[in-house]
Context: one part of a larger RNA
RNA sequence: CGUUGAUGUUUGAGAGGAGUUCUUCCUAGUACGAGAGGACCGGAAGGAACAAACCUCUGGUGUGCCGGUUGUCCUGCCAAGGGCAGUGCCGGGUAGCUAUGUUUGGACGGGAUAAGCGCUGAAAGCAUAUAAGCGCGAAGCCCACCUCAAGAUUAGACAUCGUAGAUUGGUUGGAGACUACAACCUUGAUAGGCUGUAGGUGUAAGCGCGGUAACGCGUUAAGCCGAACAGUACUAAUAAAUC
Numbered sequence: 001c002g003u004u005g006a007u008g009u010u011u012g013a014g015a016g017g018a019g020u021u022c023u024u025c026c027u028a029g030u031a032c033g034a035g036a037g038g039a040c041c042g043g044a045a046g047g048a049a050c051a052a053a054c055c056u057c058u059g060g061u062g063u064g065c066c067g068g069u070u071g072u073c074c075u076g077c078c079a080a081g082g083g084c085a086g087u088g089c090c091g092g093g094u095a096g097c098u099a100u101g102u103u104u105g106g107a108c109g110g111g112a113u114a115a116g117c118g119c120u121g122a123a124a125g126c127a128u129a130u131a132a133g134c135g136c137g138a139a140g141c142c143c144a145c146c147u148c149a150a151g152a153u154u155a156g157a158c159a160u161c162g163u164a165g166a167u168u169g170g171u172u173g174g175a176g177a178c179u180a181c182a183a184c185c186u187u188g189a190u191a192g193g194c195u196g197u198a199g200g201u202g203u204a205a206g207c208g209c210g211g212u213a214a215c216g217c218g219u220u221a222a223g224c225c226g227a228a229c230a231g232u233a234c235u236a237a238u239a240a241a242u243c
Stems, first nucleotide, its partner, number of pairs: 001151001005161006014148004020048007032037001050105005058099004065092005070085006109143003116136004165243004169185005190236003193232005199225003206219005
């Protein structure tokens, strides 16, 4: 830009993805074979590699969470804290992101076939799977499974609405370089705050008691707490404009 209003839901021409394989057990030590050995067919289980999704578990990371600790400077001093030293170093760790973690997948089935195996059957009184005709037969082909898909210019279909709807603007994140996408904009839980919960760390400060002191004990499973979950309009999403 087109599809000649808009929103939502779709059909599928077409395209892409996937397609792997092993071992064990049963059938059965059966068929077969002198023995040694040892099946077809059919059924079941467990794996490897690969792929996708996810974070309940196991772990990793987690430099704006908690704690311990060294040196030094500062808050006048004690105590308590703050800065710097690669996050100073160290022990843990929520969300998110992750694999080595978890779950799932290859299938089943159908159609037409290849090599191959056949039925009926003449030319050619026979024979012949072929000349007419009809079957079986592969991890392969077409479906089937997953994804995209009407610029499929043949631009499709259905439902609803009819100034409908969209955009600008704002609060944002499950989205993200920007854009786009998605949620919300007071008829409101979109973000922040607050409250509660989960979860993390591990028992704060102050005070009291004990000890000469370092320190210990009690108050106290305390205090603090980023991203998590829920609630709550306190703050900010005003008003409006354009098509």
Description: The part of an RNA shown here (large-subunit ribosomal RNA, domain VI) has 243 nucleotides and comes from Parcubacteria group bacterium GW2011_GWA2_38_13b.